[in-house]
RNA sequence: UUCGUUGUUGUCCAGCGGUUAGGAUAUCUAGCUUUCACCUAGGAGACCCGGGUUUGAUUCUCGGCAACGAAA
Numbered sequence: 001u002u003c004g005u006u007g008u009u010g011u012c013c014a015g016c017g018g019u020u021a022g023g024a025u026a027u028c029u030a031g032c033u034u035u036c037a038c039c040u041a042g043g044a045g046a047c048c049c050g051g052g053u054u055u056g057a058u059u060c061u062c063g064g065c066a067a068c069g070a071a072a
Base pairs, nucleotide, nucleotide: 001071002070003069004068005067006066007065010025011024012023013022018055027043028042029041030040031039048064049063050062051061052060
């Protein structure tokens, strides 16, 4: 320099154009416990940025940025 893949709560991963954006873990509250831990119940927390298409975009498309990989 070129090509490819990826970008979703703090972290890891799902998500067939109409989803309450789901799960694990972490965190908070309550219960349990003499206390802590474990366990049970509940809460809060996310679509990289900007255009386009569409009645409707996290999803399709274009550009940018970032990470990873390959080639030179």